Model confidence (mean pLDDT): 77 of 100. SAM riboswitch aptamer (S box leader) from uncultured Aureispira sp., 105 nucleotides, folded computationally. The organism belongs to Aureispira, within Bacteria.
[in-house]
Formats: sequence, C1' cells, structure tokens
RNA sequence: CUUAUCAAGAAAGGUGGAGGGACUAGGCCCUUUGAAACCUUGGCAACCUGCUCAUUGUGGAAAGGUGCCACUUCCUUCUUUGCAUCCACGGCAAAGACAGAUAAG
Repeated sequence: CUUAUCAAGAAAGGUGGAGGGACUAGGCCCUUUGAAACCUUGGCAACCUGCUCAUUGUGGAAAGGUGCCACUUCCUUCUUUGCAUCCACGGCAAAGACAGAUAAG
C1' cells in the first nucleotide's frame, strides 16, 4: 500500500505498585476490593497453514502461525439522504468517507 472484518464471543494466578480505556480535547467509565507492563495457565474466535467431509464454495474440527478475553473501535468528526423541528444552532435514523485495530498478501 491492497483486500477482508470490527453491536457476537472468551479470566484466573504470580510479579508489579498508579495509572488505564490508540492519539489530541471533552464526556462517560475502570482502578489500592490493586491500573499499566511482564510471566504462567486457561479460554474465545476461525484470518492463514494443515487435516476431514462435501465439492470449489461452504460446513465441521482446533494441531500449528497470529489475534483477542470491561464498556459498540466505550462515545464524539465530516459528507449525503430521510424524518421531526425550523430563524438558526442542534436532534434521530441509514449509507458512505476519514482515523484506528487485527489478519492475509
């Protein structure tokens, strides 16, 4: 950079000792009944590999490579359309864009 996915799912212990939920800001939360980080074990999922069945596109399984295991990517921005309102700002819904995360190339 390209493609796909992102409202589902899945936690205990040890070390550690004050932060954390990507970045900026705000909000809302988590956290000394122990944050981040690291380690161990367990689990979830099924992107890739492998295996099996059907037969080429799915399904099952979960051995290997990743990933993940509070809150929708925790919420927010922009564009278009629709609805309601209407002086305007603002609100709700859908689609798309931007940013980000993960996988494969």